[in-house]
A computed fold for a 71-nucleotide RNA from Fonticula alba, annotated as transfer RNA. RNAcentral holds the sequence, with entries from ENA and Rfam. Rfam family: tRNA. It is annotated as a transfer RNA. NCBI's taxonomy places the organism under Eukaryota, Opisthokonta, Rotosphaerida, Fonticulaceae, Fonticula. Its mean pLDDT, the model's own confidence on a scale to 100, is 80.
RNA sequence: GCGUCGAUGGUUUAGUGGUAGAAUUGCCGCCUGCCACGCGGUAGACCCGGGUUCGAUUCCCGGUCGACGCA
Numbered sequence: 001g002c003g004u005c006g007a008u009g010g011u012u013u014a015g016u017g018g019u020a021g022a023a024u025u026g027c028c029g030c031c032u033g034c035c036a037c038g039c040g041g042u043a044g045a046c047c048c049g050g051g052u053u054c055g056a057u058u059c060c061c062g063g064u065c066g067a068c069g070c071a
Base pairs, nucleotide, nucleotide: 001070002069003068004067005066006065007064010024011023012022013021018054025043026042027041028040029039030038047063048062049061050060051059
């Protein structure tokens, strides 16, 4: 330099053209003599810019970063 894949709550990770889910984490409550465990509630996210579309996290183009391969 070229190509492929990826980027989603603090962390790990699903997902789809129509409202983004789980685990973990934090906070609150219940339970307990206290803590822990357990249970319930709550908070928190689609890498950036453009295009297509009634509507984009999803499709297309470019950029950044990361992994892998080729040279």